[in-house]
Overview: Model confidence (mean pLDDT): 83 of 100. A computed fold for a 1421-nucleotide RNA from an uncultured bacterium, annotated as small-subunit ribosomal RNA.
RNA sequence: AGGGUUUGAUCCUGGCUCAGGACGAACGCUGGCGGUGCGCCUUAUGCAUGCAAGUCGAGCGAAGCUUUUCAGUAGUUUACUACAGAAAAUGACUGAGCGGCGAACGGGUGAGUAACGCGUGAGCAACCUACCUUAGUUACUGGGAUAGCCCGAGGAAACUCGGAUUAAUACCUGAUAUUCUUUUUAUUUCGCAUGAAAUUAAAAGGAAAGGUCAGCCGAACUAAGAUGAGCUCGCGUUCUAUCAGCUAGUUGGUGAGGUAAAAGCUCACCAAGGCUACGACGGAUAGCUGGUCUGAGAGGACGAUCAGCCACACUGGGACUGAGACACGGCCCAGACUCCUACGGGAGGCUGCAGCAGGGAAUAUUGCGCAAUGAGCGAAAGCUUGACGCAGCGACACCGCGUGUGGGAUGACGGAUCUAGGUUUGUAAACCACUUUCAGGAGGGAAGAAAAUGACGGUACCUCCACAAGAAGCCCCGGCCAACUACGUGCCAGCAGCCGCGGUAAUACGUAGGGUGCAAGCGUUGUUCGGAAUUACUGGGCGUAAAGCGUACGUAGGCGGUCGAUCAGGUCCGAUGUGAAAUCCCAGGGCUCAACCCUGGACGUGCAUUGGAAACCGAUCGACUUGAGUACUGGAGAGGAUGGUGGAAUUCCCGGUGUAGAGGUGAAAUUCGUAGAUAUCGGGAGGAAGAUCAGAGGCGAAGGCGGCCAUCUGGACAGAUACUGACGCUGAGGUACGAAAGCGUGGGGAGCGAACAGGAUUAGAUACCCUGGUAGUCCACGCCGUAAACGAUGAGUGCUAGGUGGCGGGAAAUUCAGUUUUCGCUGCUGCAGCUAACGCAUUAAGCACUCCGCCUGGGGAGUACGGUCGCAAGAUUAAAACUCAAAGGAAUUGACGGGGGCCCGCACAAGCGGUGGAGCAUGUGGUUUAAUUCGAUGCAACGCGCAGAACCUUACCUGGGUUUGACAUCCUCGGAUCGAUACAGAGAUGUAUUUUCCCUUCGGGGCCGAGUGACAGGUGCUGCAUGGCUGUCGUCAGCUCGUGUCGUGAGAUGUUGGGUUAAGUCCCGCAACGAGCGCAACCCCUACGUUUAGUUACUAACAUUUAGUUGAGUACUCUAGACGAACUGCCAGUGAUAAGCUGGAGGAAGGUGGGGAUGACGUCAAGUCCUCAUGGCCCUUACGUGUUGGGCUACACACGUGCUACAAUGGCAUUUACAAUGGGAUGCAAAGAGGCGACUCCUAGCUAAUCCCAAAAAUAUGUCUCAGUUCGGAUUGUACUCUGCAACUCGAGUACAUGAAGCUGGAAUUGCUAGUAAUCGCGGAUCAGCGCGCCGCGGUGAAUACGUUCCCGGGUCUUGUACACACCGCCCGUCACACCAUGGAAGUUGGUUACACCUUAAGGCAAAGGGUCAAACCUUU
Repeated sequence: AGGGUUUGAUCCUGGCUCAGGACGAACGCUGGCGGUGCGCCUUAUGCAUGCAAGUCGAGCGAAGCUUUUCAGUAGUUUACUACAGAAAAUGACUGAGCGGCGAACGGGUGAGUAACGCGUGAGCAACCUACCUUAGUUACUGGGAUAGCCCGAGGAAACUCGGAUUAAUACCUGAUAUUCUUUUUAUUUCGCAUGAAAUUAAAAGGAAAGGUCAGCCGAACUAAGAUGAGCUCGCGUUCUAUCAGCUAGUUGGUGAGGUAAAAGCUCACCAAGGCUACGACGGAUAGCUGGUCUGAGAGGACGAUCAGCCACACUGGGACUGAGACACGGCCCAGACUCCUACGGGAGGCUGCAGCAGGGAAUAUUGCGCAAUGAGCGAAAGCUUGACGCAGCGACACCGCGUGUGGGAUGACGGAUCUAGGUUUGUAAACCACUUUCAGGAGGGAAGAAAAUGACGGUACCUCCACAAGAAGCCCCGGCCAACUACGUGCCAGCAGCCGCGGUAAUACGUAGGGUGCAAGCGUUGUUCGGAAUUACUGGGCGUAAAGCGUACGUAGGCGGUCGAUCAGGUCCGAUGUGAAAUCCCAGGGCUCAACCCUGGACGUGCAUUGGAAACCGAUCGACUUGAGUACUGGAGAGGAUGGUGGAAUUCCCGGUGUAGAGGUGAAAUUCGUAGAUAUCGGGAGGAAGAUCAGAGGCGAAGGCGGCCAUCUGGACAGAUACUGACGCUGAGGUACGAAAGCGUGGGGAGCGAACAGGAUUAGAUACCCUGGUAGUCCACGCCGUAAACGAUGAGUGCUAGGUGGCGGGAAAUUCAGUUUUCGCUGCUGCAGCUAACGCAUUAAGCACUCCGCCUGGGGAGUACGGUCGCAAGAUUAAAACUCAAAGGAAUUGACGGGGGCCCGCACAAGCGGUGGAGCAUGUGGUUUAAUUCGAUGCAACGCGCAGAACCUUACCUGGGUUUGACAUCCUCGGAUCGAUACAGAGAUGUAUUUUCCCUUCGGGGCCGAGUGACAGGUGCUGCAUGGCUGUCGUCAGCUCGUGUCGUGAGAUGUUGGGUUAAGUCCCGCAACGAGCGCAACCCCUACGUUUAGUUACUAACAUUUAGUUGAGUACUCUAGACGAACUGCCAGUGAUAAGCUGGAGGAAGGUGGGGAUGACGUCAAGUCCUCAUGGCCCUUACGUGUUGGGCUACACACGUGCUACAAUGGCAUUUACAAUGGGAUGCAAAGAGGCGACUCCUAGCUAAUCCCAAAAAUAUGUCUCAGUUCGGAUUGUACUCUGCAACUCGAGUACAUGAAGCUGGAAUUGCUAGUAAUCGCGGAUCAGCGCGCCGCGGUGAAUACGUUCCCGGGUCUUGUACACACCGCCCGUCACACCAUGGAAGUUGGUUACACCUUAAGGCAAAGGGUCAAACCUUU
């Protein structure tokens, strides 16, 4: 100090979340020792038991006991014992009573309290103070009671009553007394107002106590001190305005009462005050403080332990006693609760220490001691003390220590993993050497204590002994955040603080190994501060992210121009007092260190008093003119209000002309019209609105304002002087204005027109369109008070580059046009600056100041409740529960759009021929089946894998076999094997007979059989784990990079623009300059020529033949090598003088000549694990392998691709020409012969420019004559041919016979732009045989293209976007079910508070009456 999380990526806003610290904690796992602290935060709930406040005999009387003395009785003889008694004494003796002091301290708790309760600082001239200290004075004289004890009575008890008797430092009368108290008189001094003090005089009133015994202790009064209380005041002290008004003893006065004391503290009377937006009153919460935690600080949260104050003591009330209480361990009353009871009545109060129950996540022993420190009493010894000192329990916290140290590599075993080599655990262990802290055992043994006295405690500490011996866990390992692998699991189980993991290869779940972190602890949970500048004083914002009130006026308040003087409230400086101690900080010291403790210092930002300063703020006085305002002159304007007035247009009414339609729409219909519409002309009525001018023109605070005229009226502006003299700015509440719609009352109503009706559209159409049409729109008066009331930008003032317009004024010179300049308003553009960016930019969103309003994640919600306003509609003010991890702003790249621009393509159009209908072939789906093996599924699967399923193929099914295997390598042993024959069997296979090796470097190897296990094998799964190959967009023109530049950044630029091209092809321009993969070219075929070469090719000339047959020749054709040729090269036009385009010449060929091969970055988790390869998983007498038969050929049906047709441009018959590519030795096969034919027989030639396969359409002639035919050939029958072990399932072909559908094909759909379509045949691969398929070849040989509006696909630029899995996107609402939260609900119940009324205890005060007692008094009567 920051990090994670919104996006495909980016910047910003903004919330959520994490890392840190702390705790009176709790929970989980674990746990060696010691020190010091701390320990019911919850029920101020209820309590059994014990203890927590007594003491004094030197205040008092009586009793008992002990000791001493005396005499008596009994027991035995002195001595002695026992019993009862007397007197006088004695005592660290005992317990009750009277009396004194204490019990108001100490200890506990935080319920109440928002208060003079607390804190801080003052005041009391308005007060008290036992014990203590100082000083002074005094104690004279009398008296009668009472408890106890005794007797009697009542009661269960608690206890009570009566009688008799007795004492005091208990109580009382009288006397005396001061510097006492009260009232009054006079004088002096002083003070801060009321007043205070001293002196003086008079009147009235008021004290006491003795004890002990010769030391002292007490008692009374007065004055003072000290200590401790009481009262008053300034300031500070939580949240809430959805609490705005509160108050009758209330505020004040007079008098009286009352108190220690001021006071409405109380009462009588009088007055009507007092408090409050600087928050009264009400509600909620809470003991306050020193301090504690956190934080850089400012702050925020808290108020355990320790200390100060307050309050409380079962709940409520009350007084008594006393110096002090309205009293924790006192009293009275009421209430609740508990207990006792003889039912009549009584007793009690742990929020003291322990302890119990309950509550709770949770908090200790019914311990020891008064040794220390303190407290009470006492003259003292001393007694008492759950205060306190100690111990016990608890890892609750902090601090310290230990669980060993050094060496030790064959890097052991084991574990884990592995590419099988290794790596890791790991110097870790073993082993060797050493040490003994802590714990354990033994011995010694403190300080704490001043003379005595030690609970702690045989404790701390010291010495010795033995043994590495007794002592390590917990969390985590996807990112944040340090630390990784294996197995298991398979959106299951589970994890998770946030983001998020898990759907078969999980570093995220569980386990293991390894590792990181901390350590006697470690994690989790909770709370709090921090991070969070996320409430912003320090230190934030409001154009678009949340946020400027719709606008103005104005009250309080806040802020405020220049100069001078005075004051000293703020401000600043100094001094004094205070700011308790402890804590924090610094220094030093004591426990071995530390925690802890002690001493000293510093701090304590505050408050009060006092002395100064006078700049600034403030106050008072005086002056000024620049802010503000007034007067004068002038022009501009849809500024406002009222009253008039004019024309155009719509509609309606009347009349004329006139006839069949009009109207309306994308197209229609509803509608109007022969009862005369629409159209047109004339006349009239009525309401509303103001064309042109008209303009990013004007005016107004905003809303808003538009014909013309008049009246009344507001504001702004310019000019030049004069005047006032800060009169100003903002503005919480408040007031006024405030579009449209809406509401009320009364008018008005032409057009328009919610609602409503009808017609259309549509799947529907409660809409868009059409025909009607009511409120309303208009006027007057009154409400409402809201809008995207927007510049989404509050008002005011000052400052900060320009340029260029518009509107309203002014000035200067100038002949005009115009130029220059100055104010005010209003636009555009643009620099600095600002901004997240977009953008703003003298009209700021810049730089500053003043004041107001508003914001603090999204949703819930501008909603509920409450208040206020309103006739209502509703407006305004304004939450919470719950829920999410985002919501959002700006910009970027893509993708998309029934957005736009440009361009291309057999994309459309123009044509030709098809498909879709029929029959058949073939593939697929579906169905069926033992199996119908598997894959391919929009384009881009479907005559596809398959260039050819009768067996084989074959992967499928059935049956019956086999198991180191049909195939590979290694090891051992033994030899043949193959072949032939026979038998069994469906065959595989088995049995039997027979026959028998090869090579050699002489080691052996090949081949076969048997055995053994390592292994083989799998067309089993995953193409979503993969390689390779392929399809597709697409032969579309695109896809990128380096450097530079721009941008905070994602990115942009280049690659965009102007032209051009088939092309990112080329040219020009340009913050870009270059480059790469693509395009093109280079390659092959074809079209022309030259040259070389002529056999198997060719034949012009010469010979020859039936025949280029032969001689001869290489001119021609042809073959196949090399070369040439085409490049917009030439001309003209055009274009920008470019690139290029158009036309032309020449040329075999002309603008990439035609065709092929060639497929950029990438997309589709496209296809293929069944070509092959391969990770993982699975099978291993089977999911391997061999075999028989079957199946892949099924068949109601649906689809794709083809063939043949439907006929006369034809069929049939006859006749007659002309190719090219190819293939041929288990082959092609001529000729000849046989057969109607498929074919057969026989064989020449050919290893092929030599021989063979080997043409058809076309041509010519005839016939058929429009018919289901001489079209068409399916289907079926019979008889055959060929291939092959074998044609049944299931081949092809032939002949004869049979002769189906079909007469050009619905919606829809497909191919093709020239040697193309169409049409005709030929060849080849595979192959024993089998094709209408596929791949090739040549023959004949068209039509059409105006053009780019539309359909489809593509390219490019631009635009919008809430999409990015990218439109097959995103996303809204209802409903169904479950659950959660909140609300409602017949009711029921608790708490708190206010008001009214009723009843009322104890107690206090007053008054009156009655009773009883009666010593002091009357009275020496």
Annotation
Its Rfam family is "Bacterial small subunit ribosomal RNA". Rfam links the family to the GO terms structural constituent of ribosome and ribosome. The sequence is in RNAcentral, with records from ENA.